[in-house]
């Protein structure tokens, strides 16, 4: 360098209501690389927006949330405690349902 494969999880129980997995109580989930093991540190990807060129890309923008104590040489990553966050469209207001998406993708593994 070329090709192949892999590449996101989660409403159990109860309440109100004509109607809610959307509201309320409670429950549950955590993409990729780095670093002492990370949803909340640093970086990346997806979504969304703009421009160019043209229907596939390129460039730019946007991009959520954590503290305290302990151990240790070293941890905002482990242990203990208490918090917090989650694109767009649809629908009774959605991180968890349905849809764009049998899509895209950081990246990982393998073959030559």
């Nucleotide at each position: 360098g070329u090709c192949u494969u892999u590449g996101u999880g989660g409403c159990a129980g109860g309440g109100u209501g004509u109607g809610a997995u959307u509201c309320c109580c409670u429950a549950c989930c955590g993409a990729u690389g780095g670093u002492a093991u990370a949803g909340u540190c640093c970086a990346u990807g997806a979504c969304c927006c703009a421009u160019c060129u043209u229907u596939a890309g390129a460039u730019g923008g946007c991009u959520g949330a954590a503290c305290u104590g302990g151990u240790g040489a070293a941890a905002u990553u482990c242990c203990a405690g208490u918090a917090c966050c989650g694109a767009c469209g649809g629908u009774a207001u959605a991180g968890u349902c349905c849809g764009g998406a049998u899509g895209a993708g950081a990246a990982a593994a393998g073959a030559c």
Molecule: FMN riboswitch aptamer (RFN element)
Organism: mouse gut metagenome